Predicted 3D model of a 75-nucleotide RNA (transfer RNA) from an uncultured Acidobacteriota bacterium. The coordinates come from a structure-prediction model, not an experiment, and the mean pLDDT is 81. Its Rfam family is "tRNA". It is annotated as a transfer RNA.
RNA sequence: GCGCUCGUAGCUCAAUGGUAGAGCGAGGGCCUUUUAAGCCCGAGGUUGUGGGUUCGAGCCCCACCGAGCGCACCA
Numbered sequence: 001g002c003g004c005u006c007g008u009a010g011c012u013c014a015a016u017g018g019u020a021g022a023g024c025g026a027g028g029g030c031c032u033u034u035u036a037a038g039c040c041c042g043a044g045g046u047u048g049u050g051g052g053u054u055c056g057a058g059c060c061c062c063a064c065c066g067a068g069c070g071c072a073c074c075a
Stems, first nucleotide, its partner, number of pairs: 001071007010024004018055001027041004048064005
């Protein structure tokens, strides 16, 4: 340099073009002599960035950024 895959909550991951969610973690509460365990509650999001298509985009298209893999180059 070329190609492929991926980027969503703090972490690991979902979501058929039609209200963005779960588990874990963090916070608060209940229970318990205390801790852990258990139970309950609410919070937490620029869906990598910028455009485009569409009535409507996390999802489709383009460019860019980042990560991984393969190939090529390495005088």